[in-house]
RNA sequence: CCGUUCCUUCGGGGUAGGGUGAAAUUCCCAACCGGCGGUGAUAAGGCAAAGCCUUUAAGUCCGUGACCCGGUGCUACUUUUAGCAACGGUGGAUUUGGUGAAACUCCAAAGCCGACAGUAAAGUCUGGAUGGGAGAAGGAUAUG
Numbered sequence: 001c002c003g004u005u006c007c008u009u010c011g012g013g014g015u016a017g018g019g020u021g022a023a024a025u026u027c028c029c030a031a032c033c034g035g036c037g038g039u040g041a042u043a044a045g046g047c048a049a050a051g052c053c054u055u056u057a058a059g060u061c062c063g064u065g066a067c068c069c070g071g072u073g074c075u076a077c078u079u080u081u082a083g084c085a086a087c088g089g090u091g092g093a094u095u096u097g098g099u100g101a102a103a104c105u106c107c108a109a110a111g112c113c114g115a116c117a118g119u120a121a122a123g124u125c126u127g128g129a130u131g132g133g134a135g136a137a138g139g140a141u142a143u144g
Stems, first nucleotide, its partner, number of pairs: 002144003005140006017029003031124002033114002035064004043055005059112002068089003072085005094110005116127003
């Protein structure tokens, strides 16, 4: 210095204004938002420079989490059913032009997407959820 183990903390944003209606933050016009890791030609800073280093850079690329489904195991006396655990499945969306050796990441423009339950049909309200969680930061001892 790196890995393993354990502990602590952190870990999601968003309907302004208007229309219709008995009723809609759900419809219509319009507005707004973008989890986590990776990649990366961006930007900023440092070094005398080539260049290198640090920080930073994608909702729509690669992967992943929440939701949902499934069998298995364990627990609740048994069935039903419920909870937990690891695992498997499912799981949305981008083009055009420019620059260039190289861009779905840069610049410009125009698009598109967003679990389930409730309710006048919801990415944004309410609820499961004071939950779970990809992961991030810090610390500790032991061990490799």